[in-house]
RNA sequence: CUGCGCAGAGGUGAUGGAGUUCACCUUGAACCGAUCGUCUUUCGAUCUGAUGGCUCCUACGGUCAG
Numbered sequence: 001c002u003g004c005g006c007a008g009a010g011g012u013g014a015u016g017g018a019g020u021u022c023a024c025c026u027u028g029a030a031c032c033g034a035u036c037g038u039c040u041u042u043c044g045a046u047c048u049g050a051u052g053g054c055u056c057c058u059a060c061g062g063u064c065a066g
Stems, first nucleotide, its partner, number of pairs: 009026005016057006033047005
């Protein structure tokens, strides 16, 4: 100096924050929602969700009561 492995650390998981847990990625990657039609990788329309999962808070929406 280079390669590989391990550990640690960091980052990411379709709209905010926190805790916990899972998965993935790590010097450039993980990641950047779904369906249909058109299209051939572009365009148009429609739909779900503040979570990757769970819990809480905030924002938004619906119902009922005071």

Predicted 3D model of a 66-nucleotide RNA (Fluoride riboswitch aptamer (crcB RNA motif)) from an Actinomycetes bacterium. The organism belongs to Actinomycetes, within Bacteria. Rfam family: Fluoride riboswitch aptamer (crcB RNA motif). Gene Ontology terms of the family: positive regulation of gene expression and response to fluoride. Its mean pLDDT, the model's own confidence on a scale to 100, is 75.